Predicted 3D model of a 519-nucleotide part of an RNA (small-subunit ribosomal RNA, 5' domain) from an uncultured bacterium.
[in-house]
Context: one part of a larger RNA
RNA sequence: AUGAACGCUAGCGGCAGGCCUAAUACAUGCAAGUCGAACGGGAUUUCCGAUUUAUCGGGAUGAGAGUGGCGCACGGGUGCGUAACGCGUAUGGAACCUGCCCCGUACAGGGGGAUAGCUCCCGGAAACGGGAAUUAAUACCCCAUGGAAUGCAGAUGCCGCAUGGCAUUUGUAUUAAAGCCUUCGGGCGGUACGUGAUGGUCAUGCGUAGGAUUAGCUAGUUGGCAGGGUAACGGCCUACCAAGGCAAUGAUCCUUAGGGGUUCUGAGAGGAAGGUCCCCCACACUGGCACUGAGAUACGGGCCAGACUCCUACGGGAGGCAGCAGUAGGGAAUAUUGGGCAAUGGGCGGAAGCCUGACCCAGCCAUGCCGCGUGCAGGAAGACGGCCCUCUGGGUUGUAAACUGCUUUUAUACGGGAAGAAAACGCCACUGCGGUGGAACCUGCCGGUACCAUAGGAAUAAGCACCGGCUAACUCCGUGCCAGCAGCCGCGGUAAUACGGAGGGUGCAAGCGUUAUCC
Numbered sequence: 001a002u003g004a005a006c007g008c009u010a011g012c013g014g015c016a017g018g019c020c021u022a023a024u025a026c027a028u029g030c031a032a033g034u035c036g037a038a039c040g041g042g043a044u045u046u047c048c049g050a051u052u053u054a055u056c057g058g059g060a061u062g063a064g065a066g067u068g069g070c071g072c073a074c075g076g077g078u079g080c081g082u083a084a085c086g087c088g089u090a091u092g093g094a095a096c097c098u099g100c101c102c103c104g105u106a107c108a109g110g111g112g113g114a115u116a117g118c119u120c121c122c123g124g125a126a127a128c129g130g131g132a133a134u135u136a137a138u139a140c141c142c143c144a145u146g147g148a149a150u151g152c153a154g155a156u157g158c159c160g161c162a163u164g165g166c167a168u169u170u171g172u173a174u175u176a177a178a179g180c181c182u183u184c185g186g187g188c189g190g191u192a193c194g195u196g197a198u199g200g201u202c203a204u205g206c207g208u209a210g211g212a213u214u215a216g217c218u219a220g221u222u223g224g225c226a227g228g229g230u231a232a233c234g235g236c237c238u239a240c241c242a243a244g245g246c247a248a249u250g251a252u253c254c255u256u257a258g259g260g261g262u263u264c265u266g267a268g269a270g271g272a273a274g275g276u277c278c279c280c281c282a283c284a285c286u287g288g289c290a291c292u293g294a295g296a297u298a299c300g301g302g303c304c305a306g307a308c309u310c311c312u313a314c315g316g317g318a319g320g321c322a323g324c325a326g327u328a329g330g331g332a333a334u335a336u337u338g339g340g341c342a343a344u345g346g347g348c349g350g351a352a353g354c355c356u357g358a359c360c361c362a363g364c365c366a367u368g369c370c371g372c373g374u375g376c377a378g379g380a381a382g383a384c385g386g387c388c389c390u391c392u393g394g395g396u397u398g399u400a401a402a403c404u405g406c407u408u409u410u411a412u413a414c415g416g417g418a419a420g421a422a423a424a425c426g427c428c429a430c431u432g433c434g435g436u437g438g439a440a441c442c443u444g445c446c447g448g449u450a451c452c453a454u455a456g457g458a459a460u461a462a463g464c465a466c467c468g469g470c471u472a473a474c475u476c477c478g479u480g481c482c483a484g485c486a487g488c489c490g491c492g493g494u495a496a497u498a499c500g501g502a503g504g505g506u507g508c509a510a511g512c513g514u515u516a517u518c519c
Base pairs, nucleotide, nucleotide: 001517002516004515005514006513007512008511011372012371013370014369015368016367017365018364019330024328025327026326028325029324030323033070034069035068038067039066045060046059047058048057049056050055051054077283078282079281086208087207088206089205090204091203092202093201096200097199101196103194104193105192106191107190109143110142111141112140119132120131121130122129123128148175149174150173151172152171153170154169155168156167157166158165159164179188180187181186209255210254211253216246217245218244221243222242223241224240226238227237228236258280259279260278261277262273263272264271265270285306286305287304288303289302308319309318310317311316336362338361339360340359344358345356346355347354348353375406376405377404378403385397386396387395388394389393412455413454415452416451420446427438428437429436430435463508464507465506466505467504468489469488470487474503475502476501477500478499484491485490
């Protein structure tokens, strides 16, 4: 010093931390949705009218589901694997990608066929599936725009870092679009390309645990050429050619391990650690695979195989807490199946808003750090009692108590009572746009909490370890190499400051000791 544990003890508050073991298995609930200003539709409720009082027609309301868009690749968890361009650091990409966002340029003309839903029929225990008919779109397809843009090839100019880059131009190939709302002012969107920003990807130098009782390793292996593949370079992959490449400056193999910022210790050099917080990486029951997409080889998506668990009408199905709580198990050991979206942030939406176990709060635990309290002053007959002694007495406990005066933190009771929340939206004004300014409104989980005031009353609050030396602190009794102590040296065999008890003392203090580990 600690993410600690154990023993004894325990008044309060603030801030932090809390499965280090079984990446073991998981009951239950919640953790990713949202948009009606993309679309068809319409349960329910209700209004008006008509009459056959149960229906019809019209209007409003619009639940659940569906198509479509965006998000679900973020956020949250864990440390299995990995000794590696994984991480750290410094560079490079003239070999690259980038949804949403900013800026710029140009455009948005015409047409078409479906399909879910709904309805009907059928199968199935269920999960779910099949058929028919019908319908819409910002879903899908075709044509145009095409003298544009992009790709490829060539030419010219400028430049450079060798491969080449930029600009202009010629040829050739390919290729876009969507509407919705409106107070009619406009707003939100769409397509193509360029630029920026952000995020990512790739490459390289250096650094990065132990073992030589691991000395040789390597066939896509090392390089070339051609092609494929990729956003992109590359044996990344394939065919052919060459026979290389690595290694005592430690290859290969084995063991161990996520890395860093940092943390602990130390005068420093160094050593040790990597929990909380932040960055990066890896993983999501085990292994493999791709699809969708700007982005995944995707924790709460898909497929296959495996192990395990569950349901079943035995035909067949369902599942994955290393999300937040919680359960069992393991363990010396680690918390609530809590509240709220008020704040911050995220997703969707024009917005209102919805969702958010991220987050903010509360609960539990002396686990740690910090702070406060358990009273203060006076008070000698130096009381009683205890303990000790040289015992008619003295010493000590000890100003300690009693007693007198004072205070009231904390606790208790009662009263008052926050900050965290001013924005967003809407309104007004200004502005080329982005946006800016103004006046007002609404909104608090925590919480009647923090804090403040009042009241009475010392009232509600001290333990733990040690006292042979190291090491601050000594006597008596008991015991008699017994019982026991012990970190080391060592104590105990009849006067033990070392065992056990007592009185006294020392040290820390809501803690004190022990154990473990690191310096």
Its mean pLDDT, the model's own confidence on a scale to 100, is 83.